[in-house]
């Protein structure tokens, strides 16, 4: 200096005219008009987490069913106090989060660095949804002899028979060698043997203990053990934690209109659970009537639970709801001036661009969507010294 | 605004770890003087798109991207 990829930040700025919402105030001939104040986002998106709130009278237990699964630390709306204000703001404390970030450690992968004959070990990058395969029940296709308390298909090695002396069958021995496969039941080096084999040795790796160090995960000086434990739980399931449901179209008042309609079931039990059970609760157990000697059974209204039909409306109003706060949804449009980028030239100047998108109770996070433009890093290229 | 389901060949749909199937529909043949029904033969797929999980993924898990349904009040 170009070009890519990550990471963070920005997402035009003022003026004026005509417009739109909504608040406040003032006027009116009740239609509206004057003035003044507010009026999208970093994602408002996806509704994937999670909370706060709201109602199920409260919100216990067990089973089930869902979500989470190394360690630390931090972090919202919300509550409290104080300033200051018109509703709000900003300061400083508290409390949740198994949502989330930020750091860190096992652990995996990669390596043209370093050490080591070697196995391999350290280093550096990169990822890291990370209780339990030793609780148990199943998988592990094809290929392969053999696929999980192993296996003898080729070889190799003994022994016995036969022999056309090439080798055959027969019976045991071997996991080094070959093959297969994602995985072959520790690895290198030797010693060892008929041939092999942690079968024995030294190293590596692994499993246990363990000085000492970390707030913890955890690392680990040394020392013991021939090695015992394939993988996969984003297979079922086991362990622990944690969760009652709902989902602002929640809920609260109020007002209007009707066929105040019809079926079905229940009628002493029903709801608290849009899964069960068990406790506690709360709400009900009301009127007639017909059978029977009665005990006790039916049956009709009243309720009550579903489903159909009917009003009302398009959130009916007002609330929840808000320094945007609507209800089919405002939040724009055009001119000027500066300022980004590209292009027409080298300059005046001209001309075209300028992303993705867009509130709907709130609050935090996650994941996707963005043109330019800044800042950082890292890769390569040119070019110059 | 909020909640639930679905996505496989051209069409309807199965298939829930281990070479993607069936039905219809389409091409081609035999037959027929022709064509249609019947017969026979036969192509077809990024399993909606990206990453993880694992030796293997249409299938498990996470993120989108399509698309359908369903909710208000009164009595």
């Nucleotide at each position: 200096u170009c070009a890519g990829c990550c990471g963070g930040g920005u997402g035009g700025a003022g003026a004026a005219u005509c417009g739109c919402u909504u608040c406040c105030g003032g006027c009116u001939u009740c239609g509206g008009c004057c003035g003044g104040g507010g009026g999208a986002g970093g994602a408002a998106a996806g509704u994937c987490c999670g909370a706060a709130c709201u109602c199920c009278a409260u919100c216990g237990g067990g089973c089930g069913c869902g979500a989470u699964g190394c360690c630390g630390c931090g972090u919202a709306a919300c509550c409290c106090c104080g300033a200051u204000c018109a509703g709000g703001u900003c300061g400083g404390g508290g409390a949740u989060a198994c949502a989330c970030g930020c750091g860190g450690g096992a652990g995996g992968c990669g390596u043209g660095g370093c050490c080591g004959c070697g196995a391999g070990g350290c280093g550096c990058g990169c990822c890291g949804a990370c209780g339990g395969a030793u609780a148990g029940u199943g998988c592990c296709a094809c290929a392969g002899a053999g696929a999980a308390g192993a296996u003898a298909c080729c070889g190799c090695c003994c022994c016995g028979g036969c022999u056309u002396c090439g080798g055959c069958c027969g019976g045991g021995g071997u996991a080094a060698g070959g093959g297969u496969g994602a995985a072959a039941a520790g690895g290198u080096g030797g010693a060892g043997u008929a041939a092999g084999a942690g079968c024995c040795c030294a190293c590596c790796g692994c499993u246990c203990c363990a000085a000492g160090c970390g707030c913890a995960a955890g690392c680990g000086c040394g020392g013991a053990g021939g090695c015992a434990c394939g993988g996969a739980a984003a297979a079922c399931c086991c362990c622990a934690u944690c969760g009652g449901g709902u989902g602002c179209a929640a809920g609260g008042c109020c007002a209007a209109a009707u066929a105040g309609g019809a079926a079905a079931c229940c009628c002493a039990g029903g709801a608290g659970c849009g899964g069960c059970c068990c406790g506690c609760u709360c709400c009900g157990c009301g009127a007639c009537u017909c059978c029977g000697c009665a005990a006790g059974g039916g049956g009709u209204c009243a309720g009550g639970u579903u489903u159909c039909g009917g009003g009302u409306a398009u959130u009916g109003g007002c609330u929840g709801c808000u320094g945007a706060g609507a209800c089919a949804a405002a939040u724009g449009a055009u001119u000027c001036u500066c300022g980004c980028c590209g292009g027409g030239u080298a300059a005046a100047c001209c001309c075209g661009g300028g992303a993705c998108a867009g509130a709907a109770u709130u609050c935090g996070g996650c994941u996707u969507a963005c043109a330019g433009c800044c800042c950082g890093g890292c890769u390569g290229g040119a070019u110059c010294g | 605004g909020g909640c639930a389901g679905a996505g496989u060949a051209g069409c309807u749909c199965a298939g829930u770890g281990g070479u993607a199937g069936a039905g219809c529909a389409g091409a081609g043949g035999a037959c027929u003087c022709a064509u249609a029904a019947g017969c026979c033969u036969u192509u077809u797929g990024u399993c909606g798109g990206c990453g993880g999980u694992u030796c293997a993924a249409a299938u498990c898990c996470g993120c989108c991207c399509u698309u359908u349904g369903c909710c208000a009040c009164c009595a």
Annotation: Two RNAs folded together computationally: RNase P RNA and transfer RNA, 460 nucleotides in total. Its mean pLDDT, the model's own confidence on a scale to 100, is 75.